[in-house]
Context: one part of a larger RNA
RNA sequence: GAUGAAUGCUGGCGGCGUGCCUAAUACAUGCAAGUCGAGCGGUAACAGGGAGUUCACAAAGCUUCGGAUUUUUUGGAAAGUGUAACUUACGAAAUAUCGGGAUUUUUGUGAACUUUGCUGACGAGCGGCGGACGGCUGAGUAACGCGUGGGAACGGACCCUAAAGUGAGGAAUAACCUCUCGAAAGAGAGGCUAAUACCGCAUAUGAUCUUCGGAUUAAAGCAUUUAUGCGCUUUGGGACUGGCCUGCGUCUGAUUAGAUAGUUGGUGAGGUAAUGGCUCACCAAGUCGACGAUCAGUAGAUGGUUUGAGAGGAUGAUCAUCCAGACUGGGACUGAGACACGGCUCAGACUCCUACGGGAGGCAGCAGUAGGGAAUCUUUCACAAUGGACGAAAGUCUGAUGGAGCAACGCCGCGUGCAGGACGAAGGCCUUCGGGUCGUAAACUGCUUUUAUUAGCGAGAAAUAUGAUGGUAACUAAUGAAUAAGGAUCGGCUAACUACGUGCCAGCAGCCGCGGUCAUACGUAGGAUCCGAGCAUUAUCC
Numbered sequence: 001g002a003u004g005a006a007u008g009c010u011g012g013c014g015g016c017g018u019g020c021c022u023a024a025u026a027c028a029u030g031c032a033a034g035u036c037g038a039g040c041g042g043u044a045a046c047a048g049g050g051a052g053u054u055c056a057c058a059a060a061g062c063u064u065c066g067g068a069u070u071u072u073u074u075g076g077a078a079a080g081u082g083u084a085a086c087u088u089a090c091g092a093a094a095u096a097u098c099g100g101g102a103u104u105u106u107u108g109u110g111a112a113c114u115u116u117g118c119u120g121a122c123g124a125g126c127g128g129c130g131g132a133c134g135g136c137u138g139a140g141u142a143a144c145g146c147g148u149g150g151g152a153a154c155g156g157a158c159c160c161u162a163a164a165g166u167g168a169g170g171a172a173u174a175a176c177c178u179c180u181c182g183a184a185a186g187a188g189a190g191g192c193u194a195a196u197a198c199c200g201c202a203u204a205u206g207a208u209c210u211u212c213g214g215a216u217u218a219a220a221g222c223a224u225u226u227a228u229g230c231g232c233u234u235u236g237g238g239a240c241u242g243g244c245c246u247g248c249g250u251c252u253g254a255u256u257a258g259a260u261a262g263u264u265g266g267u268g269a270g271g272u273a274a275u276g277g278c279u280c281a282c283c284a285a286g287u288c289g290a291c292g293a294u295c296a297g298u299a300g301a302u303g304g305u306u307u308g309a310g311a312g313g314a315u316g317a318u319c320a321u322c323c324a325g326a327c328u329g330g331g332a333c334u335g336a337g338a339c340a341c342g343g344c345u346c347a348g349a350c351u352c353c354u355a356c357g358g359g360a361g362g363c364a365g366c367a368g369u370a371g372g373g374a375a376u377c378u379u380u381c382a383c384a385a386u387g388g389a390c391g392a393a394a395g396u397c398u399g400a401u402g403g404a405g406c407a408a409c410g411c412c413g414c415g416u417g418c419a420g421g422a423c424g425a426a427g428g429c430c431u432u433c434g435g436g437u438c439g440u441a442a443a444c445u446g447c448u449u450u451u452a453u454u455a456g457c458g459a460g461a462a463a464u465a466u467g468a469u470g471g472u473a474a475c476u477a478a479u480g481a482a483u484a485a486g487g488a489u490c491g492g493c494u495a496a497c498u499a500c501g502u503g504c505c506a507g508c509a510g511c512c513g514c515g516g517u518c519a520u521a522c523g524u525a526g527g528a529u530c531c532g533a534g535c536a537u538u539a540u541c542c
Stems, first nucleotide, its partner, number of pairs: 001541003005538005012414006018407002020372001025370003029367003034129003039126002042122002046120003049116013063102003067098003071094005078088004136325003145250007154242003159238008167201001169199002176191006206217004221230003251297003258288003263285008300322004304315004327348005350361004378404001380403003386400001387398004417447004427438004452479005461469001486531005491512003497526005507514002
């Protein structure tokens, strides 16, 4: 000087970073890889439409009841006027208006139920693409693993580009339905159905093989505004990417000196996308090694980081590239790509469920828990941005990522006031008792407002739209010195001294060394020195 630090004392703010170095120990819980209905058969849920049934309400029509009123006709007992006649009351019939109840029909509105894949959509299923990226960790590995420079015998989904094609058919199967078994996980049988799922046929520009005669070899549709678009098949080229070979470089130990039988080479065959003992049969006996083989120990490698004038030393957190691993040890399947972290299978250890027959699981993803440890954070917000998967798109998913939270863990910046103010208050300490010192320090006077608090206003990040962060940053105003200083040291090295206490005790100490009655070295106080939101100590490296 440095640190992914820890510990002690202390602690105001902001920006940017960083944060299990130990047990690759075990993990509760939630989330971290899905998406496409414009490939398909469909319809479990939701919403809409159609149909049906029931109920309620409203309107209209028909039938019916008789209450009130009007008009007409009529009856006889009664009353009035001298008779006729007229008037009043009562009864009967008919007409018109108003009103009530019931039955039935039609229409409309609303509710409930049933039904219908008809529509939007969509659980489960078939099918396609993606789960080989992104994220984590460093156990293993001393190796073509990594770094750097070359090489030839290779592969590639998606993307770009060029050419050619995309015809006519077939048989199934899941979902579904009906059963059966099982505690569950799940499994089985029978029947039906679709496709961009599967299978042959035709064609063959081309491609592959070739004894140069020939042989073999494809395809799938979907949407639509009917213009086309997105696809599919074959082949050539490209971009980028991966596999393989190789020169050189890449820790320690000789108290590790010999190692090696698929071992080294050849021929032939197999295998692979491809070279090759990669594997096998046969043949030969080679191959490596004091220029350190083999063995043992340690270790992911590099760009970098740190120190140093440099050479060199040490180191490999964060970030970037490569490699390796995914409970431990094997194995293959699918696929363009894996021998696959959140796939399969076998064995093992461990944990959990069980009806004891059998099953389920894998945080070295993000948070979080226990344990270990000197020691290392929130079971947070959002897909707004960047990027990724799928999709024609809308969009969905994304603990990648963007943010916020916690921690002086680090670096950087800012503040905790500024000016004046006494031959100098009080008080502390020292004193030769005269004084000295803390000390312009305080009080007091004037000023300022970074910061703080309150209020207002308010971005950029976003393109036509969309902002988690966040009413954040910035700006404006008001209040008021107001909210904000400690740590270590003072014998020499090494900046900074006196008093008291203690008396080889208590203690200090990096080294030398201090302390046994006059301690600048122990403890306390005053003063001083250094650094300062830090200061010391410990550990490690130069």

Record summary
RNAcentral holds the full RNA, with entries from ENA and SILVA. The part of an RNA shown here (small-subunit ribosomal RNA, 5' domain) has 542 nucleotides and comes from an uncultured Candidatus Saccharibacteria bacterium. Its mean pLDDT, the model's own confidence on a scale to 100, is 84. Its Rfam family is "Bacterial small subunit ribosomal RNA". Gene Ontology terms of the family: ribosome and structural constituent of ribosome.